[in-house]
Context: one part of a larger RNA
RNA sequence: CGCAGGAUAUUUGCGGGGAUUUGUCCUUAGUACGAGAGGACCAGGACAGACGAACCUCUGGUGUUCCAGUUGUCACGCCAGUGGCAAAGGCUGGGUAGCCACGUUCGGAAAGGAUAAGCGCUGAAAGCAUCUAAGCGCCAAGCCUACUCCAAGAAUAGAUAUCCCUUCCCGCUUCGGUGGGACUAAAGGCACCUUGAAGACUACAAGGUUGAUAGGCUCUGAGUGUAAGCACAGUAAUGUGUUCAGCUUAAGAGUACUAAUCUGCCGUGCGG
Repeated sequence: CGCAGGAUAUUUGCGGGGAUUUGUCCUUAGUACGAGAGGACCAGGACAGACGAACCUCUGGUGUUCCAGUUGUCACGCCAGUGGCAAAGGCUGGGUAGCCACGUUCGGAAAGGAUAAGCGCUGAAAGCAUCUAAGCGCCAAGCCUACUCCAAGAAUAGAUAUCCCUUCCCGCUUCGGUGGGACUAAAGGCACCUUGAAGACUACAAGGUUGAUAGGCUCUGAGUGUAAGCACAGUAAUGUGUUCAGCUUAAGAGUACUAAUCUGCCGUGCGG
């Protein structure tokens, strides 16, 4: 821009993409078959490999500063207690959320249609025979459906529901329209702002005081592992008690304390 008024939702599916896997074991059954050796079809069940998708309950990674320990050195006057640096975490032990796989769950199924090679029925040409010439069946991991995702720019531009707009004047006119002015400004949208398990930007999604959108605060969860200070024991290093403390990023709930203030713009007047 189009989809012959504008808008908000919900959809149909033309068409297109993806997927389609393989093995082992058990039962049937040591049966059919076979002199024996060996050893099934059909049917049913279990498990596994690879591949794929989603997810983070479990297991396990990461988690650049959440907690603790610790060496050297420097600083805060000293002790105590802290902080800086050690190549962009000094080193070490753990670790929430998120992201992940080595983890978990699920998937390939079943079914229908038309067929290939092939197997047939009926059956002439050709009194026989013949699956074929007329006619009618069966049959594949393959084809079309089925499963799943995208999808009306599918220009053949689809469908359904709901919402919104119902003034007046002047000029020109080939009477189809066209130009100007006044009044009006809907539904809805955008901007702007607070943000996000959404994201390069954009988009998408949540919210904007009639408010829990983010921050803060409170509580909870979770991590670390018993803070500092003081007291006691010990010559001291240190230990014990107060104390499963203290601290705590991304998690959950609650709470308007802070910030989403005020507002601007687009979109018209019933539709060839």
About this RNA
Predicted 3D model of a 272-nucleotide part of an RNA (large-subunit ribosomal RNA, domain VI) from a Candidatus Omnitrophota bacterium. Model confidence (mean pLDDT): 89 of 100. It was read from a public genome assembly.